Background:
The RNA shown here (transfer RNA) has 71 nucleotides and comes from Candidatus Harrisonbacteria bacterium RIFOXYD1_FULL_40_9. The prediction has a mean pLDDT of 80.
[in-house]
RNA sequence: GCCUCCAUAGCUUAAUGGUAAAGCAGCUGCCUCUUAAGCAGUUGACCUAAGUUCGAUUCUUAGUGGGGGCA
Numbered sequence: 001g002c003c004u005c006c007a008u009a010g011c012u013u014a015a016u017g018g019u020a021a022a023g024c025a026g027c028u029g030c031c032u033c034u035u036a037a038g039c040a041g042u043u044g045a046c047c048u049a050a051g052u053u054c055g056a057u058u059c060u061u062a063g064u065g066g067g068g069g070c071a
Stems, first nucleotide, its partner, number of pairs: 001070007010024004018054001026042005047063005
């Protein structure tokens, strides 16, 4: 330099164009002599910009960052 894959919550992953889900973690309460475990509730996210579309996490383009391959 070229090709290819990935980017969603603090972490690990879903969501194949219709207003983002779950597990763990966090917070609150219950339970317990206390802790842990358990139960109930709750907070929190689509890498950036532009385009297509009635509507974009999803499709297209460019950029940024990361992984892999070739040279």

Its Rfam family is "tRNA". Rfam links the family to the GO term triplet codon-amino acid adaptor activity. The sequence was found in a public genome assembly.